Description: Predicted 3D model of a 310-nucleotide RNA (Bacterial RNase P class A). The model forms 92% of the base pairs in the Rfam consensus. Its Rfam family is "Bacterial RNase P class A". The family's RNA type in Rfam is ribozyme. The coordinates come from a structure-prediction model, not an experiment, and the mean pLDDT is 76.
RNA sequence: AAGGUGGGGCGAUCUGCCGCCCGAAAGGGAGGAAAGUCCGGACAGGACAGGGCAUCCCGCUGCGGAAAGCGCAGGUGGGGGUAACCUCACGCCCGUCGUAACAGAGAACAACCGCCAUCAGGCAAGGGUGAAAACGCGGGGUAAGAGCCCACGACGCACGUCAGCGAUGCCGUGCGGGUACGACACCGGGACCUGCAAGACCAAAUAUACUGGCAGACGAGGACGGCCCGUCCGAUGCCAGGGGGUAGGUUGCGAAGAUAAAUGGCAGAAAAUCCGUGAACAGAAACCGGCUUACGGCUCCACCUUUUCU
Numbered sequence: 001a002a003g004g005u006g007g008g009g010c011g012a013u014c015u016g017c018c019g020c021c022c023g024a025a026a027g028g029g030a031g032g033a034a035a036g037u038c039c040g041g042a043c044a045g046g047a048c049a050g051g052g053c054a055u056c057c058c059g060c061u062g063c064g065g066a067a068a069g070c071g072c073a074g075g076u077g078g079g080g081g082u083a084a085c086c087u088c089a090c091g092c093c094c095g096u097c098g099u100a101a102c103a104g105a106g107a108a109c110a111a112c113c114g115c116c117a118u119c120a121g122g123c124a125a126g127g128g129u130g131a132a133a134a135c136g137c138g139g140g141g142u143a144a145g146a147g148c149c150c151a152c153g154a155c156g157c158a159c160g161u162c163a164g165c166g167a168u169g170c171c172g173u174g175c176g177g178g179u180a181c182g183a184c185a186c187c188g189g190g191a192c193c194u195g196c197a198a199g200a201c202c203a204a205a206u207a208u209a210c211u212g213g214c215a216g217a218c219g220a221g222g223a224c225g226g227c228c229c230g231u232c233c234g235a236u237g238c239c240a241g242g243g244g245g246u247a248g249g250u251u252g253c254g255a256a257g258a259u260a261a262a263u264g265g266c267a268g269a270a271a272a273u274c275c276g277u278g279a280a281c282a283g284a285a286a287c288c289g290g291c292u293u294a295c296g297g298c299u300c301c302a303c304c305u306u307u308u309c310u
Stems, first nucleotide, its partner, number of pairs: 001306010013269006020029003031281001035292002038290004043195004055191005060074005075090006091186001095184006112127002114123003135153002138150003155176006162169002199251004208243001210241006221233004
């Protein structure tokens, strides 16, 4: 210098003028994600004696955290990258079940070629198929062979010393030989339901439960367009008190903020970066902690690879 890896920050300044929302005024007025509404909480209402079953969720270790399908650091195993680094998985496998495509004899009680044979049969070394074929290599052994036996090694499990808070690691000793993945089961932990349109308070008009008073078959009241008479119908009518519910209001509710809901516009000045450009994703709807997703540009730190120069 070029390319790359990981982590962090910024997301737009100032002045003037004109507006909008909240508020008595002073004053305050969008984001890093206000987004998706995925997880957890707080708060609220409902349910609930206690216990159990079912169902669902989580599952390596330590620390943090109110908690979390949360964060940080670490462990073991697999995959990718020259590397910095990235990424996936994680209780258990005694039991039950399933899957292991194609190829192949056989994918879990294998035998196609082959080897041996006393021609009944035995074998699994070699070949071949496959992503994977029932530990590797050497020796012994055998009719031929084979962890069949032995040494060394790999792997798994258990125990012990040491290191570590721990997962675990190193070493040693002993044991083992039917694989991998998934589901069920098992083990440990956890989970009631509904969400601020939750919920609380005040409370019209109209109708009305209930209570009291008055009038009423000696006709209350109604119909016949307003009044009187008349005709018809025939048991309620009026007044007062009053509870609950509705409209509406207040609260929940925050130095933005609730209601179809404001947070804006114009001009100028300089700056990252030569010119140009206030630009990307995006607009609060009860609150808080996370996660995920979107994002033009600027910037800082650490590290890796290659090349060049000193």